[in-house]
Context: one part of a larger RNA
């Protein structure tokens, strides 16, 4: 001098873009933050409104609420505690691997067959739940056919860099589900069978994307840590994994790692970046983007393609809460928000309209992701607080050698201008889609249905916001540090080694441009200054 997720003190007009618990990974009331599928299945209300013989119909509605099933909850969104590590960063390897959904692209979807839940009834608890007996359905579940070197065993031939590619034998054991829109003949039990669109569903090949696992290189600080190390180092059988592996086991063997720093201790996520520097280099790693690691504290596993799983599951603990004392709930490092901690960090906000997830054949539904919006000068830019004219210079006000100097064209007057603010009226861009109706080309047996493409409607929190006109009147908008040298900027009063000041050098004991106050002046400006901390 620059910079900051700051704070503090004085001050404060306005706009736009950022950003905003660094401390207590400290406890957490209350809302919401993960659902979705009736085109997979089975069952299915009430309120209300109509009508009435008053006994009930009928709409509501195949709605809601729940079940079974799928697929989705491993993404998104938060923390930075642990971790000196293949943890990251950067280059490779995987002949040691997996990869739902998505695309390509080969081949198939035959025929059965037993349950269950919802319900119904019932039994037991305070309740959180749990039991029992009857009934039923699926794209839930199980047999059973068929099925390709896809998989497994035996050997076999080419090729190759190991368990990689390619080929051809025998033997084994393995799949599958429908739904739904339309329809002229022909069958119908009037449901459909059958044609045909689309979507699922098996088997397998490729590919896209993910991720898993190993290696080289590089990654703080202590030697006032010098030795550490028994599954420990290797080898062989067996196990497990998707997958190599002491990654686990039994046997053997006795090695394995270190002054080129093991081991142990300290502190710490890491990177892209980000500050500072002329740069070599320092320091840092907030907001943003990659990875990694957590989920109230230790441990498990389940399920699934993927988890050892924030808003699952069980076990143990610490804390809270409910209780008929038997027993039970819970877990904000999601997004407000509460209280506690600190110098110190915000709305119990609006909306799914865009952009992106999930779910669905789709309208849709969910999304505190996200887009807005409130709050704060916390930061960076931008704009205002007037302009022009006005005196050899009014009145104060300070000083003065009493002549004057200076504040000073500064006011005041005259003449204007309307940025911002007030106020009125006008008004976006962000919107492309989907539905519905329409025109038209493809599909088809079909002028249905369904798919492209064009027309017209229908959708906007932000918001009556932005912006644009018009009205109004200099009127509602300036402070704050410093003036001894460094360092731009003086005098006068007070004080008298006192009160005080202060980054360093140093000011103050009676003429203090160094203390306090006034005038004057320098700097910066909606801000200045202090403090902190990096360079």
């Nucleotide at each position: 001098g620059a910079a900051c997720g700051a704070a503090c003190g004085c001050u404060g007009g306005c706009g736009g873009c950022g950003u905003g618990c660094u401390u207590a990974a400290c406890a957490c009331a209350u809302g919401c933050a993960a659902g979705u599928c009736g085109a997979a299945c089975g069952a299915g209300a009430a309120a209300g409104c109509c009508c009435u013989u008053c006994g009930g119909g009928g709409u509501g509605a195949g709605u809601a609420a729940a079940g079974u099933g799928g697929c989705g909850c491993a993404c998104g969104g938060g923390u930075g505690a642990g971790u000196a590590a293949c943890g990251c960063g950067u280059g490779g390897g995987u002949a040691a691997u997996c990869u739902a959904c998505c695309c390509u692209u080969u081949g198939g979807c035959g025929g059965g067959g037993g349950a269950u839940a919802a319900c119904a009834c019932u039994u037991c608890g305070a309740a959180a739940g749990a039991g029992g007996u009857g009934c039923u359905a699926a794209u839930a579940c199980c047999g059973c056919a068929u099925a390709a070197g896809a998989c497994c065993a035996c050997g076999c031939c080419c090729u190759c860099g190991a368990g990689g590619g390619g080929g051809a034998g025998u033997g084994g054991g393995a799949a599958a589900a429908g739904a739904u829109g339309g329809g002229g003949a022909u069958c119908u039990u009037c449901g459909g069978a059958c044609c045909u669109g689309u979507c699922a569903c098996c088997a397998g090949a490729g590919g896209a994307u993910g991720a898993g696992c190993c290696c080289g290189c590089g990654u703080a600080c202590c030697a006032u840590u010098a030795g550490a190390u028994a599954g420990u180092u290797g080898g062989u059988g067996g196990g497990g994994u998707a997958a190599c592996g002491g990654c686990c086991u039994a046997c053997c063997a006795a090695g394995u790692c270190g002054a080129a720093g093991a081991u142990g201790g300290u502190u710490a996520g890491c990177u892209g970046g980000u500050c500072u520097g002329a740069g070599a280099g320092g320091a840092u790693g907030a907001u943003c983007a990659g990875c990694c690691a957590c989920a109230c504290u230790g441990g498990g596993a389940c399920u699934g393609a993927g988890a050892c799983a924030c808003g699952g599951c069980c076990c143990a603990g610490a804390c809270u809460c409910c209780u008929a004392c038997g027993g039970g709930a819970g877990g904000c490092a999601g997004c407000a928000g509460u209280g506690g901690g600190g110098a110190a960090u915000a709305u119990u906000g609006c909306g799914c309209a865009a952009u992106g997830g999930g779910g669905g054949c789709a309208a849709c539904c969910c999304u505190g992701a996200c887009g807005c919006a409130g709050c704060a000068a916390c930061g960076c830019c931008g704009c205002g607080u007037g302009u022009g004219u006005g005196a050899a210079g009014a009145a104060g006000g300070c000083u003065u050698u009493c002549g004057g100097g200076u504040c000073g064209u500064a006011a005041a007057g005259c003449a204007c201008u309307g940025u911002c603010g007030a106020g009125u009226g006008g008004a976006a861009c962000g919107a492309g889609c989907c539905u519905g109706u329409u025109a038209u080309g493809g599909u088809u047996a079909a002028u249905a249905c369904c798919c492209g493409c064009g027309a017209c409607c229908c959708c906007g929190a932000c918001g009556g916001u932005a912006c644009c006109a018009c009205u109004u009147g200099a009127g509602g908008a300036a402070g704050c540090a410093c003036c001894g040298g460094c360092u731009a900027a003086c005098u006068c009063c007070g004080u008298g080694c006192c009160a005080g000041c202060a980054g360093c050098c140093g000011c103050g004991g009676u003429a203090a441009u160094a203390c306090g106050g006034a005038g004057g002046g320098u700097g910066c400006a909606a801000g200045c200054g202090u403090u902190g901390u990096u360079c």
Model confidence (mean pLDDT): 83 of 100. Small-subunit ribosomal RNA, 5' domain from an uncultured bacterium, 535 nucleotides, folded computationally. It matches the Rfam family "Bacterial small subunit ribosomal RNA". Gene Ontology terms of the family: ribosome and structural constituent of ribosome.